[in-house]
RNA sequence: GGCAGAGUAGGCACCAUGCGUUAAGUGCCAAAGGAUGGGACGUUGCCUUUGGACGAAGGGCGUAAGAGCCCGCGGUAUGGUGCCGCGUUCGCUGCC
Numbered sequence: 001g002g003c004a005g006a007g008u009a010g011g012c013a014c015c016a017u018g019c020g021u022u023a024a025g026u027g028c029c030a031a032a033g034g035a036u037g038g039g040a041c042g043u044u045g046c047c048u049u050u051g052g053a054c055g056a057a058g059g060g061c062g063u064a065a066g067a068g069c070c071c072g073c074g075g076u077a078u079g080g081u082g083c084c085g086c087g088u089u090c091g092c093u094g095c096c
Base pairs, nucleotide, nucleotide: 001096002095003094004093005092010084011083012082013081014080015079016078017077018076019074020073021072028052029051030050031049032048033047034046038090039089040088041087042086058071059070060069061068
């Protein structure tokens, strides 16, 4: 120097444990901020905060009443496993 490869944020599926079902959360829009392969720059995407619009699935058992239990529901949270997963450049691994 050439060729090949690994690794981020995160996404999806499954499992477990929770939360909500007296509506939080998720999703949508706007603004500000932030983190994003090991370094640098940075796009898509992601996160946080604030504001705005929209918006829901409960039922059963049990009890004197509660508590509690079960089955659901939520574009629900966290963890685990599997699969997928950086544009440029340098770096890393393997081969030449």